This record gives sequence, C1' cells and structure tokens, in this order.
RNA sequence: CAUCCAUCCAGACCGGUCGAGGGACAGGCCCGACGACGCCGGGGCAACCUCCCGCCUCCCACCAGGGGGUCGGGGUUCGGUGCCAAUUCCUGCGGAGGGCAGCGAUGCCCACUGGAAGAUGGGAC
Repeated sequence: CAUCCAUCCAGACCGGUCGAGGGACAGGCCCGACGACGCCGGGGCAACCUCCCGCCUCCCACCAGGGGGUCGGGGUUCGGUGCCAAUUCCUGCGGAGGGCAGCGAUGCCCACUGGAAGAUGGGAC
C1' cells in the first nucleotide's frame, strides 16, 4: 500500500521513567494518581519466517543416496519479527434460532453463523 495468503476463544510480568489519559473507530463495558498508556532495562510466551531433527508419508534410485509433502509430527540453539488486562474486551453489516414481558404495536435477554473492519506474519508491487 484501493494488492494476495494464513492466523486471531491458548499462552506469557517485573523494575525504572513520565504524569493523564488509555483500550484502532462509534456505542457499551473496562483499565488508570494504589500511577494506567507510552518509553527504557530485564524476564517470559509463542512458533509466522529462518534454522534444526528426520519420527510420519510420497517419489526417484545404479541401493551409495537424492528429492518432495505440511490442513503430518517435533525442537526453540544463532537469526528476523510479533506478543505478554479482558476472545481482536463485546457489539457494529447480514443470515437463521431460543427465552422473557406485553392484548397488541413492540421491547429486552441469550447463544449460533457468514462477513466487514482491525491486528500480526509471509509474499507481490
């Protein structure tokens, strides 16, 4: 960045500093002077890229071995990121349900599902 792909109900906190807002946007609901957010240092989580194992699996083989799969599995040692309140905190647009109140119009609540938007990574430009 008018672009493509994947993922987003798991996981992971201390110290210093600053001083008033912060959680993308709107509404809600939260966090915050018992100092949030940000920044710095340390620690950690994770396994997207990279790297490694070669357990699984497929193909080739001159039987020495070689190559592939990833919506198979494992590791996290060096490296590139990312992340460490709340499901991406919830909802937002659409679909299809359940419950409650009401004569009714209608209102409220609950859970499901596709998307939009956003975030992160890997590509393309």
Molecule: SAM riboswitch aptamer (S box leader)
Organism: Mobilicoccus pelagius NBRC 104925